Predicted 3D model of a 350-nucleotide part of an RNA (small-subunit ribosomal RNA, central domain) from Pinus taeda. The RNAcentral record of the full RNA draws on SILVA.
Context: one part of a larger RNA
RNA sequence: UUGGGUGUAAAGCGACUGUAGGUGGCUUUUCAAGUCCAUUGUCAAAUCCCAGGGCUCAACCCUGGACAGGCAGUGGAAACUACCAAGCUAGAGUAUGAUAGGGGCAGCUGGGAUUUCUGGUGGAGCGGUGAAAUGCAUUGAGAUCAGAAAGAACACCAACGAUGAAAGCACUCUGCUGGGUCGACACUGACACUGAGAGACGAAAGCUAGGGGAGAAAAUGGGAUUAGAUACCCUAGUAGUCCUGACUGUAAAUGACGGAUAGUAAGUGAUGUGCGUAUCGACCUGUGUAGCGUUAUAGCUAACGUGUCAAGUAUCCCGCCUAGCGAGUAGAUUCACAAGAAUGAAACUU
Numbered sequence: 001u002u003g004g005g006u007g008u009a010a011a012g013c014g015a016c017u018g019u020a021g022g023u024g025g026c027u028u029u030u031c032a033a034g035u036c037c038a039u040u041g042u043c044a045a046a047u048c049c050c051a052g053g054g055c056u057c058a059a060c061c062c063u064g065g066a067c068a069g070g071c072a073g074u075g076g077a078a079a080c081u082a083c084c085a086a087g088c089u090a091g092a093g094u095a096u097g098a099u100a101g102g103g104g105c106a107g108c109u110g111g112g113a114u115u116u117c118u119g120g121u122g123g124a125g126c127g128g129u130g131a132a133a134u135g136c137a138u139u140g141a142g143a144u145c146a147g148a149a150a151g152a153a154c155a156c157c158a159a160c161g162a163u164g165a166a167a168g169c170a171c172u173c174u175g176c177u178g179g180g181u182c183g184a185c186a187c188u189g190a191c192a193c194u195g196a197g198a199g200a201c202g203a204a205a206g207c208u209a210g211g212g213g214a215g216a217a218a219a220u221g222g223g224a225u226u227a228g229a230u231a232c233c234c235u236a237g238u239a240g241u242c243c244u245g246a247c248u249g250u251a252a253a254u255g256a257c258g259g260a261u262a263g264u265a266a267g268u269g270a271u272g273u274g275c276g277u278a279u280c281g282a283c284c285u286g287u288g289u290a291g292c293g294u295u296a297u298a299g300c301u302a303a304c305g306u307g308u309c310a311a312g313u314a315u316c317c318c319g320c321c322u323a324g325c326g327a328g329u330a331g332a333u334u335c336a337c338a339a340g341a342a343u344g345a346a347a348c349u350u
Base pairs, nucleotide, nucleotide: 003322004321005320006319007304008303012318014201016199017198021194022193023192025088026087027086028085033081034080035077036076037075038074039073040072041071042070043069049065050064051063052062053061054060091191092188093187094186096183097182098181099180103177104176105175106174107173110154114150115149116148117147118146119145120144121143125136126135163168206247208245209244210243211242215241220236221235222234223233258317259316260315261314262313266295267294268293269292271290272289273288274287275286276285299306300305323350324349332343333342334341335340
């Protein structure tokens, strides 16, 4: 490699768009490339197999015959795939009427809390801990009242809920904007699925330039604890955390579960929406559809579990795995400002 696998044993790219490629609805034609049938030629002899014969048998030798298969030519078949042509509407899309939403970007606004500053009252402690101390405080702290400023985050509602490809997304309001779902059925007529390379996105931390800096806080100073304490605890505290413009491209980036399509028992609860029923209306009640949960049958699974949102039954396409360690290391290449990232071995050893 083949085979077998990929929730937890090795293994699903972090997630999406999409090129080549692979695969692909229904009906009727064309054609004969694939496919199938027949036939001809050829594939040296020896060997192997079968039948017969010769050495007294056998090994051995001789004669004849293949089977199966490959390649090429000729003639035919036309179901399937491909091709040609013409159609269809169940896939897909467009238009239309509704509709839900923390989807995205930009801007505006609000209250509570915190800290600081100013002023008033007041006068000895405050703070912190297991206990303390460092620390703050008569140059008036802490407490309390009034005023001002700043930055960051948005209690309750809140949910097992919504939404987004994922990362993610929540004070209120406004503007611009992407996608979804449902209903009628108007239009196009297979326009589809997947997707090597490729591209845009991608938490936190980090980096670069300029702002900002309340709180909390890597590093760091001090106080404790301890045999020691480069920690846990306390007191301070810088980078960073926030905003804008570039970069990095990684996470237990997780549902540890790639995407698409079709079929396959039931029960139950939320969310969006349609049609009945009921009604003044909201409930109630039956049913369809899209997404989200939960219990569970068959099946699957090593078990755990999963179970119409499959890890079941099938088809298509892609990624990946192949004993452990060495090792996501070395070397090399590409990318990056750097930090590093991507690709990625072997010896040795068990």